[in-house]
RNA sequence: GCCGGGAUGGCGGAAUUGGUAGACGCAAUAGACUCAAAAUCUAUCGAUCGCAAGGUCAUGAGGGUUCGAGUCCCUCUUCCGGCA
Numbered sequence: 001g002c003c004g005g006g007a008u009g010g011c012g013g014a015a016u017u018g019g020u021a022g023a024c025g026c027a028a029u030a031g032a033c034u035c036a037a038a039a040u041c042u043a044u045c046g047a048u049c050g051c052a053a054g055g056u057c058a059u060g061a062g063g064g065u066u067c068g069a070g071u072c073c074c075u076c077u078u079c080c081g082g083c084a
Stems, first nucleotide, its partner, number of pairs: 001083007010026003019067001028044005046057004060076005
């Protein structure tokens, strides 16, 4: 230099025809149980604004296509593998 693949909540990891983003697990928080804890069980759990109802934003960065983009297109960053 060329080719292929990846980047999603605190972490792992789904979302496969473009149609509610974050299933599921771990961690965390609250409660139950316990003398107390561990284990186990139950509930909650992206951010921000708001008394609330609700609003806005959020898939590495920036643009584009589309009614609608994690998904398609372009450029860039970065990681992994291959070729030279």

Predicted 3D model of an 84-nucleotide RNA (transfer RNA) from a Patescibacteria group bacterium. It was read from a public genome assembly. Its mean pLDDT, the model's own confidence on a scale to 100, is 80. Rfam family: tRNA. Gene Ontology term of the family: triplet codon-amino acid adaptor activity. The family's RNA type in Rfam is transfer RNA. The source organism's lineage runs through Bacteria and Bacteria candidate phyla.